A computed fold for an 84-nucleotide RNA from a Bacillota bacterium, annotated as c-di-GMP-I riboswitch aptamer. The sequence was found by an Rfam model in a public genome assembly. Taxonomically the source falls in Bacillota (Bacteria, Bacillati).
RNA sequence: UAACGACAAAGGCAAACUCGGUGAAAGCCGGGGACGCAAAGCCACGGGCCUAACCCCUUUGGGUACGGUCGCCGGGUUGCCGGA
Numbered sequence: 001u002a003a004c005g006a007c008a009a010a011g012g013c014a015a016a017c018u019c020g021g022u023g024a025a026a027g028c029c030g031g032g033g034a035c036g037c038a039a040a041g042c043c044a045c046g047g048g049c050c051u052a053a054c055c056c057c058u059u060u061g062g063g064u065a066c067g068g069u070c071g072c073c074g075g076g077u078u079g080c081c082g083g084a
Base pairs, nucleotide, nucleotide: 004082005081012037013036017032018031019030020029021028022027035071041077042076043075045074046073047072048069049068050067055063056062057061
C1' cells in the first nucleotide's frame, strides 16, 4: 500500500414515526427521533422499482419519464481505524 473487517478505539450517518416546508405525484428539504449501516460518503453510468403532471389511446380506465429512488442491486470514485 492492497485485500480484509475485530465483543478494539475515536467518531460518523440516520429508518419508521412526527412537526414545518415543497411538489401533480413518487419523493425531497429542515427540526425532533433511532431501525439499522464498515462506506447507510458522493455520482443517475447499467439494471430494477416507484410516480404519471404533460402527451397518447380502444377513455369510470390503460400506456408513457423528460420526474424520482445511491438505505434495491451492480459499477465508478473518495475516506476513518488496524488485531487476526